[in-house]
């Protein structure tokens, strides 16, 4: 310096041929239990790296620029 994947909730990842974002652990409450965990039910938690574009509409489509990974030289 070249190509490629990739950056979503506290971690770990889903997704959408463009139309108001989930899931599982963790968290908090609540029910259970003599009590504690462990099942169950509920909340909450997210400017979808980032700065432009295109579009009625962008997590998605296109460009730049940060970061992580792997390959090549």
């Nucleotide at each position: 310096g070249c190509c490629g994947a990739g950056a979503u909730a506290g971690c770990u990842c889903a997704g959408u041929u463009g139309g108001u974002a989930g899931a599982g652990c963790a968290u908090u409450g609540c029910a259970c239990u003599c009590g504690u965990a462990a099942c169950g039910c509920a909340a909450a938690g997210g400017u979808c790296g980032u700065g432009g574009g295109u579009u009625c509409a962008a997590u998605c489509c296109c460009c730049g620029c940060u970061c992580u990974c792997g390959g090549c030289u």
Source information
Transfer RNA from a Minisyncoccia bacterium, 73 nucleotides, folded computationally. Its mean pLDDT, the model's own confidence on a scale to 100, is 82. The RNAcentral record of the sequence draws on ENA. Its Rfam family is "tRNA".